[in-house]
This is a predicted structure of an 842-nucleotide part of an RNA (large-subunit ribosomal RNA, domain II) from a ciliate metagenome. Rfam family: Eukaryotic large subunit ribosomal RNA. Rfam links the family to the GO terms ribosome and structural constituent of ribosome.

Context: one part of a larger RNA
RNA sequence: GUUUGAGGGGUCUUUGGACGAUCUUGUGAAAAUGGUCUUUACCGUCCCGUCUUGAAACACGGACCAAGGAGUCUAAUAUAUAUGCAAGUGUGCUGGUGUUAAACCGAUACGCGAAAUUAAGGUGAAAUAUGCCAAGCGCAAGCCGCAGCAUAGGCCGACAACGGGGCAUACCCCGGGGAUUGAGCAAGAGCAUAUCUAUUAGGACCCGAAAGAUGGUGAACUAUGCCUGUGCAGGGAGAAGUCAGGGGAAACCCUGAUGGAGGCUCGUAGCGAUACUGACGUGCAAAUCGUUCGUCAUACAUGGGUAUAGGGGCGAAAGACCAAUCGAACUAUCUAGUAGCUGGUUCCUUCCGAAGUUUCCCUCAGGAUAGCUGGAACCAUAUUGCAGUUGCACACGGUAAAGCGAAUGAUUAGAGGUCUCAGGGUUGUAACAACCUUGACCUAUUCUCAAACUUUAAAUGGGUGCGAACCUUUUGUUUACUUAACUGAACAAGAGGGUAGAAUGUAGGUUCUUCGUGGGCCGUUUUUGGUAAGCAGAACUGGCGAUGAGGGAUGAACCUAACGCUGAGUUAAGGUGCCUAACUAUACGCUCAUCAGACACCACAAAAGGUGUUGAUUUAUCCAGACAGCAGGGCGGUGGCCAUAGAAGUCGGCAUCCGCUAAGGAAUGUGUUACAACUCACCUGCCGAAUGAAUCAGCCCUGAAAAUUGAUGGCGCUUCAGCGUACGACCGAUACUCAGCCCGCUGCCCAAAUAUAGGGGCUGCGGUGUAGGAAGGCGUGGUUGUUGUGUUGAAGGCUUCACGUGAGUGGGGUUCGAACAGCAGCUAGUGCAGAUCUUGGU
Numbered sequence: 001g002u003u004u005g006a007g008g009g010g011u012c013u014u015u016g017g018a019c020g021a022u023c024u025u026g027u028g029a030a031a032a033u034g035g036u037c038u039u040u041a042c043c044g045u046c047c048c049g050u051c052u053u054g055a056a057a058c059a060c061g062g063a064c065c066a067a068g069g070a071g072u073c074u075a076a077u078a079u080a081u082a083u084g085c086a087a088g089u090g091u092g093c094u095g096g097u098g099u100u101a102a103a104c105c106g107a108u109a110c111g112c113g114a115a116a117u118u119a120a121g122g123u124g125a126a127a128u129a130u131g132c133c134a135a136g137c138g139c140a141a142g143c144c145g146c147a148g149c150a151u152a153g154g155c156c157g158a159c160a161a162c163g164g165g166g167c168a169u170a171c172c173c174c175g176g177g178g179a180u181u182g183a184g185c186a187a188g189a190g191c192a193u194a195u196c197u198a199u200u201a202g203g204a205c206c207c208g209a210a211a212g213a214u215g216g217u218g219a220a221c222u223a224u225g226c227c228u229g230u231g232c233a234g235g236g237a238g239a240a241g242u243c244a245g246g247g248g249a250a251a252c253c254c255u256g257a258u259g260g261a262g263g264c265u266c267g268u269a270g271c272g273a274u275a276c277u278g279a280c281g282u283g284c285a286a287a288u289c290g291u292u293c294g295u296c297a298u299a300c301a302u303g304g305g306u307a308u309a310g311g312g313g314c315g316a317a318a319g320a321c322c323a324a325u326c327g328a329a330c331u332a333u334c335u336a337g338u339a340g341c342u343g344g345u346u347c348c349u350u351c352c353g354a355a356g357u358u359u360c361c362c363u364c365a366g367g368a369u370a371g372c373u374g375g376a377a378c379c380a381u382a383u384u385g386c387a388g389u390u391g392c393a394c395a396c397g398g399u400a401a402a403g404c405g406a407a408u409g410a411u412u413a414g415a416g417g418u419c420u421c422a423g424g425g426u427u428g429u430a431a432c433a434a435c436c437u438u439g440a441c442c443u444a445u446u447c448u449c450a451a452a453c454u455u456u457a458a459a460u461g462g463g464u465g466c467g468a469a470c471c472u473u474u475u476g477u478u479u480a481c482u483u484a485a486c487u488g489a490a491c492a493a494g495a496g497g498g499u500a501g502a503a504u505g506u507a508g509g510u511u512c513u514u515c516g517u518g519g520g521c522c523g524u525u526u527u528u529g530g531u532a533a534g535c536a537g538a539a540c541u542g543g544c545g546a547u548g549a550g551g552g553a554u555g556a557a558c559c560u561a562a563c564g565c566u567g568a569g570u571u572a573a574g575g576u577g578c579c580u581a582a583c584u585a586u587a588c589g590c591u592c593a594u595c596a597g598a599c600a601c602c603a604c605a606a607a608a609g610g611u612g613u614u615g616a617u618u619u620a621u622c623c624a625g626a627c628a629g630c631a632g633g634g635c636g637g638u639g640g641c642c643a644u645a646g647a648a649g650u651c652g653g654c655a656u657c658c659g660c661u662a663a664g665g666a667a668u669g670u671g672u673u674a675c676a677a678c679u680c681a682c683c684u685g686c687c688g689a690a691u692g693a694a695u696c697a698g699c700c701c702u703g704a705a706a707a708u709u710g711a712u713g714g715c716g717c718u719u720c721a722g723c724g725u726a727c728g729a730c731c732g733a734u735a736c737u738c739a740g741c742c743c744g745c746u747g748c749c750c751a752a753a754u755a756u757a758g759g760g761g762c763u764g765c766g767g768u769g770u771a772g773g774a775a776g777g778c779g780u781g782g783u784u785g786u787u788g789u790g791u792u793g794a795a796g797g798c799u800u801c802a803c804g805u806g807a808g809u810g811g812g813g814u815u816c817g818a819a820c821a822g823c824a825g826c827u828a829g830u831g832c833a834g835a836u837c838u839u840g841g842u
Stems, first nucleotide, its partner, number of pairs: 010019003047062004063842006071345001073202006080195006088112003092108001094106003116123002128152005136143002154185002156182003159178001162175005205344002208341001212334006223308009234266003241258007270295003275291002278289002310326001312322002347777006357370001359368003371517002374513006384507004389503002391466004396461001401456001402454002408450003413445001415443003420440008470497007478490002481488001520544004525539005549560003564741007574731003577715003583728001586726005597717001608702003612699010629686005635659003640654003665680001669678002742767004747762004778831001780828010796815008
């Protein structure tokens, strides 16, 4: 001199501090903007909770308000985490000491652990190797390699087989060794405490039975027995007995009186309760009132006493009655009985997020088991790994299709047949003689089929591989594998080669623990049963359930498309006359409906018809004049033959010729008893250019009848606002794009000399959610510590403002009058809209 550069550097000052950015606060002003309440208009919007595949439901709970109201505690076990000690660990009891339920110290039992195995007697384990591998070391190549995983040996116990020894068949010892076996060993890891979660037992989240058991209290109601009392008008009818008269030989009978019997009769009191199905029916009454009705001298009515008691009584028997209770009274206790069943189950945000399927169950309203889910960890994190994908290679298959002049099975039709079999017939005395014929059968064809047929045979599909842990090659050893064979296979050692041996996209793997679920439903395609079903049962896949948004008028599932909070733009499905955002757009066709039509799922219509109209195909006729219209002709043999009472073209049968003609049927109909007459076919004239038939297909019409009035969504629409085709423009979502913000997650950076980083910054991706899980928070009561507030007014009430995604929190005013709050812990009888919840109030 150049380069790099941590860190520091405002002003004044009497060194106390002051000014200052910032923050807090007072007074005043204006505007923007905002908050709350009320009203009006427009747009969207069905009532919450619940069980459910599915709820606005004609499914259940719910008038309103306040207060109360439901996963707790103990024990045991498991995982995880934290702490203490550690081959141990642990305040059992006890002793000492003590400031006396504490704390401290000692000793000793016991639990779990430190050794396993076996039915038992019993016997009884260590310093292994290889591969991958965290950290560490190294510039690198690489070295060393914890925990762990994999493989192979060794050891202990049990078991089976073998050899040797002890006299040995059992018993004992020793030895090697077996492709057997153990919850074993192989330089220990446990024990105790605490917390979360899960499971089980306990009232066990809360409320709720029908039942069961033990012991008592009741016969004032009512049932029945016994004892002892009381009560029951007035009539009717007239049993036995008696008397008198009469009859009779007698037995006895008849007549008239008298008499006053009886579960006799009418009927009052009483007792009861048939009908009105009357009144009443928040009554006079938790069984009454009125009229009517039954009985009323006895099995009568009734008072008092007494007896019978709950699986018991009593019963003229109805399961009647036993205190408004009876197919087993009432009452206390066991008892908070149990319920696989119903109902309810209380604050917020963030992240993840199901199942209705497998197997088993006296299993089908439920559990366990696997699956699906959450949480917590560990290992790895890029030439390697992974994959609901594609390619290539290798094999697998018997569905679709096809086939039946291929097998199996079914099956139609003719044709040809020598033999064979059967039936019928002709010739023939007869013949397994000839011939004809019908079948079976044979041959070559032909028609149609198969989930349990198939030669052939897809698509889709499931499996494996696509390298370094590789390829080639040499040598060796062992084996209960293999070979005719030391052949091969496996294994070990050595040498050589060599790093892109498909594409694409991405990041992975393992362990522990675990809730909920185990009623499902729908669409396309395939498919079984069924006449069919918004029916029942399956497969693949996608949805709804658990899910909103735009469209389909409406709607669980269809179409579009999945969602943090905003702003701008663009589209999807679907639309663009008005309701209603957007062209009464454009171009070309079709359609007229006295029941028009109008957009997938989808809210229906068929066979069959139409001289409605439009288009097409085939085929005829036609200027040598068609078709249609008008006009003329439409004859003769012959009244054809038969039949008939008759039949002359025309009841019926057979035949259906000839002639003349431009043409005229032995006749298409009308008609006659039969004829006649008319008409048609056929020919011609006038006219002057297209015409007939059949079929196919668009729109339209018929076919087409139902119960509240009625639905292209409504109005309405007719050269369309209908149907078909084409082409533009526009409208239109929480979808897509851009921008800002919030939250979650991955990755990266920031002090390294001191530090609560649980912080700060950047980038990228994502944001649905029922049951359910996890994390972080808010609020309440009590308590410990600490810091505070309060008569210059605490809590609480009313009101207003601000902040926060939210649970909530803070400020102002006012009222009130004595307590209260923040922070850090501990603790819990800690949060309500529902439970026919409880109590009170309205």